Context: one part of a larger RNA
C1' cells in the first nucleotide's frame, strides 16, 4: 500500500421484501453433456457455455467419415524450355460423379518482309495461351500460454490517476479524507494543498408539444358535382410526412437548509427538477473469448493434413442438464357475424379481383421499381352452441390421401384433408424475470431463405395491471474505518 473478514459505520441496485407472471412435473421444439457411430467436422463450459458462433446443415454449405480421382495443383507470382494444328470446341468411350481417353473441327493479337486492285495470303520472329520443369502455391493442420483486431465481464459500478508543491529514511501518503449534497469524485463548504487529465454530465439520435417551410398522403373542415368510393373539380385549414427552429433553466412563488449546494411543496406548462428510451463504458481484471471472420509469428504437412467428385454423416439415442412452444381449460373451447394498427418488404418480386378446390394450392391476372399499388391484423366486441366430464379440455403419436419448393425430400424440407387421439387435472427441493405503458397478453413484419425444421432472433404496434412498509436478512457493488500469522 492492497486482498481478505460468519468486523463496525454509511449508501446503492428488481439484491431481498410486497406483488404479478413463470421455470423445475407433462408433450413438443432447440441446444448441450453422454453415450453410440466408418463419421456422428470444430470451438464456446459457473456468474461471463448450452435456441451461443450458425441472420436458414437434404445436394451445396462442410471443416467430419467411405469410396473414386488430381497432382505447378481451384487460386497468385516469376523464370527456363517447348508448341500452328496449338489454345480452343468436341461426337463417342469407360465411370456413380469428378476424371481419364478421344474420331474430327479449328483459331487470336504485336513487329517486319513478300504476294495481292481491294477483302485477303505466304514466311519469318515475337505475345497470349497451353504443355514439361523449376522456384512455388494451399492447409477450416497446431499454438488465442507467441500476438494484432474485435468481443465477453465486473459495470453505467463512481471510479482510476497525472504536474507541481508539502509531509515520510522509505514503500508512499496527502490532493481524492472531512461537514452536506447528487443518478454520479454531482455540486457546496471546510483543509497543505493548487491545479489537470481519463471517467460522471452535456453536445448525438429516437420519443413526449408548438411554430416555420413543403403539399399528386391526408380533409366535405368549406364551396359545387357525384354511377357515392375523397370518386371527380376544387383547396393545405387539419391528419401525416420530413427538414429547419422553439421548449425546461429549480426561471417563478412558499417552506426548510449554513446568506451555500440542493431538498419538498405549489404555479403555470404537452412535459418538470437529468421527462421516456438509445448510442456511448474510464485505469484496469479474468494468461477470459476468438488460429474456424480476417491479419500475424513460430511449429507441422506437402502425389499430400492440399484439391475434385458420389455417397453418408452433422438429423445417431439407454440417459442427464439449459433455453423455449403448447396445454392441463369455462375471465375457456367452438361455429357465425363484425370493428380499430404500426414498424417493414416487395421486377427472375408483391400481387388484389375473377375462375377451379373441403384445403394446402392451382389457373387466369388489374396494379405497383410503390406515402399513389400489393402483402395487411389478432386478442377485443355481438350472437348461439358447450356445463365441469380427462370432456366440443389437451393436442403428441401413427395410418391414408394430396399440395409446394427443388436436379432430387430414402436416410431428412414445410404444408393441407380425413382417421386416429398420448401424456397432462397446474408440478419436490429449488429458482427466473419484471417498478408502467412495464410485468402479462394478442397479433403483425424483417433479416437469413429456391424450400425450411423459426416455437429462434431482430423490430412493430393492440389491450392493459398489481406492489414497494422497509434495508434486519440472502447476492452484487462504492466509501470511510478496524484486524491480520496473506501479497
Nucleotide at each position: 500500500u492492497g486482498g481478505c473478514g460468519g468486523g463496525a459505520c454509511c449508501c446503492c441496485g428488481c439484491a431481498c421484501a410486497a406483488g404479478c407472471g413463470g421455470u423445475g412435473g407433462a408433450g413438443c421444439g432447440c441446444g448441450u453433456g453422454g453415450u453410440u457411430u466408418a463419421a456422428u467436422u470444430g470451438g464456446a463450459u459457473g456468474c461471463u457455455g448450452a435456441g451461443c458462433c450458425a441472420a436458414g446443415a437434404a445436394c451445396c454449405u462442410u471443416a467430419c467419415c467411405a469410396g473414386g480421382g488430381c497432382u505447378u495443383g481451384a487460386c497468385a507470382u516469376g523464370c527456363a524450355g517447348g508448341u500452328g494444328g496449338u489454345a480452343c470446341c468436341g461426337a463417342c468411350c469407360c465411370g456413380a460423379a469428378a476424371g481419364g481417353g478421344g474420331a474430327g473441327g479449328g483459331a487470336c493479337c504485336c513487329c517486319a518482309u513478300c504476294c495481292u486492285u481491294u477483302u485477303g495470303g505466304a514466311u519469318g520472329g515475337g505475345g497470349a495461351g497451353c504443355c514439361u520443369g523449376c522456384a512455388c502455391a494451399g492447409g477450416u493442420g497446431g499454438u488465442g500460454c507467441a500476438c494484432g483486431g474485435c468481443c465477453g465481464u465486473c459495470g453505467u459500478c463512481a471510479g482510476c490517476u497525472c504536474g507541481u508543491g508539502c509531509c515520510g529514511u522509505g514503500a508512499g501518503g496527502u490532493g481524492u479524507u472531512g461537514g452536506g449534497u447528487u443518478a454520479a469524485g454531482u455540486c457546496c463548504c471546510g483543509c497543505a494543498a493548487c491545479g489537470a487529465g481519463c471517467g460522471c454530465a452535456a453536445c448525438c439520435c429516437c420519443u413526449g408539444c408548438c411554430c416555420u417551410u413543403a403539399g399528386u398522403u391526408g380533409c366535405c373542415a368549406u364551396c359545387g358535382g357525384u354511377u357515392c368510393g375523397g370518386c371527380c373539380g376544387g383547396g393545405c385549414a387539419c391528419u401525416c410526412u420530413a427538414a429547419g427552429g422553439g421548449g425546461a433553466c429549480u426561471g417563478c412563488c412558499g417552506g426548510c437548509g449554513a446568506c451555500g449546494a440542493g431538498c419538498c411543496g405549489g404555479a403555470g406548462g404537452a412535459a418538470g427538477g437529468a421527462g421516456g428510451g438509445g448510442a456511448c463504458g474510464a485505469c484496469g481484471u479474468c494468461a477470459g473469448g476468438u488460429a474456424c471472420u480476417c491479419g500475424u509469428g513460430c511449429c507441422c504437412u506437402u502425389u499430400a493434413u492440399g484439391c475434385c467428385c458420389u455417397g453418408g454423416g452433422c438429423u445417431a439415442c439407454a440417459c442427464a442438464c439449459g433455453c423455449g412452444c403448447u396445454a392441463c381449460a369455462a375471465u375457456g373451447g367452438g361455429u357465425g357475424g363484425u370493428a380499430c394498427a404500426a414498424u417493414g418488404g416487395g421486377u427472375u418480386g408483391c400481387g388484389a379481383c375473377c375462375c377451379c378446390g373441403c384445403g394446402a394450392g392451382g389457373g387466369g391476372g388489374a396494379g405497383c421499381c410503390a406515402a399513389u399499388c400489393c402483402c395487411u391484423a389478432a386478442a377485443a366486441c355481438c350472437a348461439c352452441c358447450c356445463u365441469c366430464a380427462g370432456u366440443u379440455c389437451g393436442g403428441a403419436u401413427c395410418g391414408c390421401a394430396g399440395g409446394c419448393u427443388g436436379c432430387a425430400a430414402c436416410c431428412c424440407g414445410c404444408c393441407u384433408g380425413c382417421g386416429u387421439g398420448a401424456a397432462g387435472c397446474c408440478g419436490g427441493a429449488a429458482u427466473c424475470g419484471c417498478u408502467a405503458g412495464u410485468a402479462a397478453u394478442c397479433g403483425c413484419g424483417g433479416a437469413u431463405c429456391a424450400g425450411c425444421c423459426a416455437c429462434g432472433c431482430c423490430g412493430c404496434g393492440g389491450u392493459g395491471a398489481a406492489u414497494a412498509c422497509g434495508u434486519u436478512c440472502c447476492c452484487g457493488g462504492g466509501g470511510u474505518u478496524u484486524g491480520c500469522a496473506c501479497a